[in-house]
């Protein structure tokens, strides 16, 4: 400042509402120093009641009465009381505003002008006698006076007839004047000032009317009966149905009549750029009204707030006979509420009354008191020094004194401020809200743990709350103020005239005809109604602004100009435009003509095939129907096969994003009638049009009536599966129905979800119809190409849109009309109307509830959607596990305790790589322990020690006696140690798994309004986002490769402690020959091992396919396509797993959840799983004999070797701190023998004796040996694991924990195979598309019914009112017209109309209340299902009928807002 933030999503742009900052207006919390000001202050609620006081009087006109008089009192009169001041109930109206009209009127005081004021009279009140009555008040007699009253005169006036001539006017009905009658009929004095009366005019204030203007509702559409008009009368000042007789039927109304809600109008006041929107009590102007009503007098002027009379309600007084009284005057009280002062002074100003005046009198008004009511102004200090110290705070001293306190004077009506002069003294003066975002300020402290409580809105709060309660802040804002609540405007272009939309978000009527209205081609001309221009009048003042001026300034206030009321009326002009009148025109429209196109529409007529059924005839056992079936049907002969009649319903191919109709619709052939559109035309008419509030017609399907027909299909209904169920999907029958004819209905996803009509705005490219050209021709109503006009489709260009998209058949620009929308639900409800026969159709809210609902599109994830590739995933084998024994781990139970984690895949021989005590955490029992600080104790000796006793299972524990020694202290209160004590969801750091996967991303460009996209796609290709090649992309990074080790092959170079070909020797054996020993020297470093450096392998060569990239095959080679193995191993996710390794935050314990010890437990056992071992034998077993290995490890250790036992092991004991010495013996295998298919010479569980090691300890609870026992077990159900080659299978060994104990778990070599070269069935994972209402992300969302509590709301037998209004009745009163009359401003009686109140019934509406029925709404965590969204598992939705606990099922027709494959057609 003409603005914006916050909320819907994972994000993201809309649509759209919520809120949130603004300004006022009332009420309210906390907290406060002063002064000015002001149209603030019982307007909201109760136009509810009202004690007390005051708010209205004055007067040289009269005659009294007291007084000596001034004067004072009452009472006739005269004028005022119809102002001024309250208040907004009523009133939707000429009330109000404005601009006119009175040719239809009146005016009391005032003011000008002329004239006049003659004459007579009788009363009466006061007072004075005297009654009645409680009072109020009232009667009767006898006086008396006026400017009171009353006779007559005269001016005069008013009317009626008759005429005249002037004037005003737009127009005489009006003024004037003359003559006649006829009726009314003036005066008032006072000595004078000053009255009185009459006529005219002015002025002022009244009355009466016209135009126009300003809520709301159609769920209010018809209203009026004195209504509408006209004669005539009657009333009024004054026109008029204003009233009355009579005559006519008229008036208003969709431009909203009428009725119903609501309510004074204006000026202005809030708000707001402005149009607008909202108020309107105050101050001014007008209305209205004075307890509720009515009604008249007086008067110039009322139907009269403080006058009168009557009727209801109240209320006060009575002597019970009557009588008063009305604060919506100013003070005040009471009620009533969230809500509003003093029973205050004073007529000095100011104005009214009344007076000649003086002057009285005024709660109008001037003051003055209250009130945080709004506006304006000022203040709550300034400084040294010194401390604490952060900008500040204390202390101590100085300055100043606005303001505030005292004094005196002045000031007023009094009084107060103000002013002038003087004192003392920093003295007398800061809150409030709020600090999570919005939205400015705390990652301060404490409490408290979904609690209490915050919160406009989004959230906050479930043990580390910047967000709740408190404190604290150098925090923040504003500041004598500052928050809350409730309403109004802005905010909001969320009502849109300025200025929205309607294909998907809310919104085009199902379609068309057409009426009022709205709009309307082209020319000329008139007119001047709209429109423009310009003059005059008017729009009251205050209110706004702009200058000046008065209070010290500013609020306030005064003056002038402006501005405002955006209007209204009147005059004068201009005529482009619109209107209006006239006369044309032809391009809109429409008529006519021609020759084709069409499933266009009624009604006839006739055909065609298939069903079914019936009839003949063959034929003989199943037919039928599903995923599989069942029911059904067949021996009474189905199904099949064939011949033929009936019957009703359709109408294949043709057929096409083709045709035709307004739309719903239309499809077999021929005729008869009817419309309609499109070509094409030198015809014609002459704007005749467009659009359409009401209104009318048409309107698939379904469904109603009546009558018909009924072949097939089918809601319901009946059976059969299915399934937990299955009121369903599937089978089997089978009724309405469907078909005809008259008739209703009026709806549909009635959709292109796109109103109709016009004009402009690039293209291409099909295909209908008509016309037209050319060319070809088999010469036709033939084909093709091209152009025009029409009409149906696609793809795009500008442009438009939230986007997706629409793009000349617009959703693009522009115009005309028209219907609809305003956040989501309650609700296509409900109550009223209204139309139907019914079913229901149309119209159509509220109260409550709620912060979102909702649209386009994005990214992931996910589908009982889809493609394309992987993988020991399957498939081809091979061993297996699941059965029985047994070892372990894990559940369960169970125990004093059986410590604890871990729980698909990713827990279960896992933490733990080794629980007999230690471990050790759990259990029984006893037992000990506080750095450091306070307190209470202690040189009258704490704590500690030594010997000995006693206590205990035992003990350092306690305890006793003695002795040493000499300073602390474990009673309390804090505060520590230490916690394998809590939380892995407070963490770090380690691990699993996704992953034996190949993805994850960045930087620049580019698209995209963003979110995001491209890159990371496609086509080939790999193990691989491996590479190549295209592509708006071009690079690069992390992963994958590459590295790294370790194997597998060479060369060099080393040569102990390893090796030993040649040489020389040695030693054994051997008669010699020869032989063996490198565990024999010497020598050597050839080999071998062993370091250590290095070479090769790279699709590098060939062939063939291929654009290449690669792929297939070969050759060399020790290794060939990633050699083979192994190490690293990507963005993340997964609140995975571990505080019990360890680190570590918080919380907890702290003499116990710390720490010591003994014995137990973790090894318990009815069973339930998971991983191993050994086995079920002959591919074995058993007995003898033989042969080959790597990896390690080793001093409280390995131990050679000897004796000693059967054996386990003893008893010694040499070597090694290790390429040296031991550990060592390998086992499967080979040979021989035996065993012979057997629960065995299998298999070894169990159990009894003895024996040996470790180790304090072996009972519970080790291991080993030896001998006896010799269980189950004969290849294992459903299911289920692991293996692609040196792998599985198998067979030994070592090492790790370790005082013993290995069927673990880690490594090492031995034998050493089958079988795949395929798939995406299963299961998993990648890619890429696809649809979603999912994003906590499918173990997701989310539907109804029922049960419970709550809330509002409809119905509702009905019950008790309240306003309206309508009838009847009954009627107070006062007016009118008569009548009589003793009192004549009366008084009785009669009628007439009006009529308050009252009663009685109707009608309407309005709220309250009610048994009981209904649906909605809301509310962590209840029942039943699983109805939507993935093809959501029977695609879903709309009408419409049926049916069903329930979402819903099923019939008919319809849409696409349906996924997939496949096809046909059209485009690009």
């Nucleotide at each position: 400042a003409u603005u914006c933030c916050u909320g819907u999503u994972g994000a993201u742009c809309c649509u759209g509402c919520a809120g949130g900052a603004g300004a006022a207006u009332g009420c309210u919390g906390c907290u406060a120093u002063u002064g000015g000001g002001a149209u603030u202050c019982g307007a909201u609620u109760a136009a509810g009641c009202c004690a007390u006081g005051c708010a209205a009087g004055u007067c040289a006109g009269g005659g009294g009465u007291a007084g000596c008089a001034a004067u004072a009192c009452a009472c006739c009169g005269g004028c005022a009381u119809a102002a001024g001041g309250c208040u907004c109930a009523g009133u939707a109206a000429c009330a109000c505003g404005u601009c006119g009209a009175u040719a239809a009127u009146c005016u009391a005081a005032c003011c000008u002008u002329a004239a006049g004021u003659c004459u007579a009279g009788g009363a009466u009140a006061a007072c004075c006698u005297u009654g009645g009555g409680a009072a109020a008040c009232u009667g009767a007699g006898a006086c008396u006076a006026a400017a009171a009253c009353u006779g007559g005169a005269u001016a005069a006036a008013a009317g009626a007839a008759a005429g005249a001539u002037a004037c005003u006017g737009g127009a005489a009905u009006g003024u004037u004047u003359u003559u006649u009658c006829u009726u009314u009929g003036a005066a008032a004095g006072g000595u004078a000032a000053c009255g009185c009366u009459u006529a005219a005019g002015g002025a002022u204030g009244a009355g009466u009317u016209g135009g126009c203007g300003g809520c709301u509702g159609a769920u209010u559409a018809g209203g009026c009966u004195g209504u509408u008009g006209g004669u005539g009368a009657a009333g009024u000042a004054a026109a008029g149905g204003c009233u009355c007789a009579c005559c006519a039927a008229a008036c208003c109304a969709a431009a909203g009549a009428u009725c119903a809600g609501u309510a004074g109008g204006g000026g202005c006041c809030c708000u707001g750029a402005g149009a607008g929107g909202g108020g309107u009590a105050g101050c001014c102007c007008c209305g209205a009204g004075a307890a509720g009503g009515g009604u008249a007098c007086u008067g110039a002027g009322a139907u009269a707030c403080u006058g009168a009379c009557c009727c209801u309600a109240g209320c006060c007084c009575u002597a019970a006979g009557g009588g008063g009284u009305g604060c919506a005057g100013c003070a005040g009280g009471c009620g009533c509420g969230a809500a509003a002062a003093c029973u205050u002074u004073a007529c000095a100003a100011u104005g009214c009354g009344c007076g000649a005046a003086a002057g009285c009198g005024u709660g109008a008004u001037a003051a003055g008191g209250g009130a945080a009511u709004c506006c304006c102004a000022a203040g709550u200090g300034c400084u040294u020094a010194u401390c604490c110290a952060u900008u500040g705070g204390a202390u101590a001293g100085g300055c100043u004194u606005u303001u505030g306190c005292c004094a005196a004077g002045u000031g007023u009506a009094a009084a107060a401020a103000g002013c002038u002069u003087g004192g003392a003294g920093a003295a007398u003066a800061a809150g409030u809200g709020g600090u999570g975002g919005g939205c400015a300020a705390g990652a301060c402290u404490g409490g408290u743990g979904c609690c209490a409580g915050c919160c406009g809105c989004c959230g906050c709060g479930g043990u580390a709350a910047c967000a709740c309660c408190a404190g604290c802040g150098u925090c923040c804002a504003c500041g004598a103020g500052u928050g809350g609540c409730a309403u109004u405007c802005a905010c909001u272009a969320u009502u849109a005239u300025u200025g929205g939309g309607u294909c998907u978000a809310a919104a085009g009527c199902a379609u068309u005809c057409g009426u009022a209205g709205u709009u309307g081609g082209u020319u000329u001309g008139u007119c001047a109604a709209g429109u423009c221009u310009u003059u005059u009048g008017u729009g009251a003042a205050a209110u706004u602004g702009u200058u000046g001026g008065a209070c010290u300034u500013a609020a306030u206030u005064c003056a002038a100009c402006a501005g405002c009321g955006u209007g209204c009326a009147a005059g004068a002009g201009a005529u482009a435009c619109u209107a209006a009148c006239a006369a044309g025109c032809u391009c809109g429209a429409g008529a006519c003509c021609g020759g084709g196109a069409g499933g266009g529409g009624a009604c006839a007529a006739g055909a065609g095939u298939a069903u079914u059924u019936c009839a003949g005839g063959g034929g003989g056992a199943g037919c039928g129907g599903u995923a599989a079936a069942a029911u059904g049907u067949u021996a009474u002969a189905a199904u099949c096969c064939u011949u033929g009649a009936a019957a009703g319903a359709c109408u294949u191919c043709c057929a096409g994003u083709g045709g035709c109709g307004a739309a719903g619709g239309c499809g077999c052939u021929u005729g008869u009638c009817c419309a309609g559109a499109a070509c094409g035309g030198u015809u014609c008419u002459g704007a005749c049009a467009a659009u359409g509030a009401g209104g009318a017609a048409u309107g698939a399907a379904a469904g109603c009536u009546a009558g018909g027909g009924g072949c097939g299909c089918a809601a319901a209904g009946c059976g059969g599966a299915u399934u937990a169920g299955a009121u369903a999907c599937c089978c089997g029958c089978g009724u309405a129905g469907u078909c005809c004819u008259a008739g209703c209905c009026g709806u549909a996803a009635a959709c292109g979800c796109u109103g109709c009509g016009a004009g402009c705005u690039a293209u291409g490219u099909g295909u209908u119809g008509c016309a037209u050209a050319u060319u070809c021709c088999u010469a036709g109503a033939g084909a093709a190409u091209g152009u025009g006009c029409a009409g149906u489709g696609c793809c795009u260009a500008a442009g438009u849109g939230a986007a997706g998209a629409c793009g000349u058949u617009a959703a693009g620009c522009u115009c005309g009309c028209u219907a609809c929308c305003u956040g989501g639900g309650a609700a296509u409800u409900a109550c009223g109307g209204u139309c139907g026969c019914a079913a229901g159709g149309c119209u159509g809210a509220a109260a409550c509830u709620u912060a979102a609902a909702g649209g386009a599109a994005u990214a992931g994830g996910c589908g009982g959607g889809g493609g394309c590739u992987c993988a020991c995933a399957c498939a081809a084998g091979g061993a297996g596990u699941g059965g029985a024994g047994u070892g372990u781990g894990c559940g369960g139970u169970u125990c004093a305790a059986u410590u604890g984690g871990a729980u698909u895949c990713c827990a279960c021989c896992c933490c733990g790589g080794a629980a007999a005590u230690c471990u050790u955490a759990c259990c029984a029992a006893g037992a000990u322990c506080g750095a450091c600080g306070g307190c209470a104790g202690a040189a009258u000796g704490a704590a500690g020690g030594u010997c000995a006793g006693a206590u205990u299972a035992a003990a350092g524990g306690u305890u006793u006696u003695a002795c040493c020694u000499a300073a602390c202290a474990a009673g309390c209160c804090g505060a520590g140690a230490g916690g394998u004590a809590u939380u892995g969801c407070a963490u770090g750091g380690c691990c699993g798994u996704c992953g034996u996967c190949a993805g994850c991303u960045c930087g620049u460009g580019c698209c995209g309004u963003a979110a995001g996209g491209u890159g990371u796609c496609c086509a080939g290709u790999u193990a691989a986002g491996u590479c190549u090649g295209g592509c708006a992309a071009c690079g690069a990074g992390c992963a994958a490769g590459a590295c790294c080790c370790a194997c597998a092959u060479g060369u060099a170079u080393a040569u102990u402690u390893g090796c030993u070909a040649a040489c020389a020797u040695u030693u054994c054996a051997g008669u010699a020959a020869u032989g063996a020993a490198g565990a024999a020297u010497g020598a050597g470093c050839a080999c071998a091992a062993u370091a250590u450096a290095u070479g090769g392998a790279c699709u590098g060569c060939c062939u063939g396919u291929g654009a290449a990239a690669a792929c297939a095959g070969g050759a060399g080679g020790a290794a060939g396509g990633c050699g083979u193995g192994g190490g690293c191993a990507a963005c993340g996710a997964u609140a995975g797993g571990u505080c019990c390794g360890u680190a570590u935050g918080a919380u907890c314990u702290g003499a116990a959840u710390a720490u010591c010890u003994u014995g137990g437990g973790c090894u318990a056992c009815a069973c339930g799983c998971g991983c191993g071992c050994a086995a079920c034998a002959a591919u074995g077993g058993u007995a003898g004999g033989g042969a080959c290995a790597a990896u390690g490890g080793g001093u409280c250790a390995c131990a050679a070797c000897u004796c000693c036992g059967a054996g386990a092991g003893g008893a010694g004991a040499a070597g090694u701190u290790a390429a040296u010495c031991c550990u060592c013996a390998a086992a499967a295998c080979c040979c021989u023998a035996u065993c012979u298919u057997a629960g065995u010479c299998u298999a070894g569980a169990u159990c009894g004796a003895g024996c040996a090691u470790u180790g304090a300890a072996a009972c519970u609870c080790a291991u080993g040996c030896u001998c006896g026992u010799g269980a189950c077990a004969a290849c294992g159900g459903a299911a289920u694991u692991c293996c692609u080659a040196g792998u599985a299978a198998u067979c030994g060994u070592u090492c790790a924990u370790c005082a013993c104990u290995a069927u673990u778990g880690a490594a090492c070599g031995g034998u050493g195979a089958a079988u795949a070269u395929g798939u995406c069935c299963c299961u998993g994972a990648g890619c890429c598309u696809u649809g979603c209402a999912c994003u906590c992300a499918c173990c997701g969302c989310c539907c109804g019914u029922c049960a419970a509590a709550c809330c509002a709301u409809u119905c509702g037998a009905g019950u008790a009112g309240g306003g309206u209004u309508c009838a009847a009745a009954u009627g107070a009163g006062g007016u009118c017209u008569g009548u009589u009359u003793u009192u004549u401003a009366g008084a009785a009686u009669a009628g007439a109309a009006c009529a308050a109140a009252u009663u009685u019934g109707g009608a309407u509406u309005c709220a309250a209340u009610a048994a009981g029925a209904a649906g909605g709404g809301u509310u962590a965590a209840g029942u039943c299902g699983u109805c939507a969204c993935a093809a959501g598992g029977u695609a879903u939705c709309u009408g419409u009928a049926g049916g069903g606990g329930a979402a819903c099922c099923u019939g008919c027709a319809g849409a696409u807002g349906g996924a997939u494959c496949a096809c046909c057609u059209c485009c690009u």
Molecule: small-subunit ribosomal RNA
Organism: Candidatus Nanoarchaeia archaeon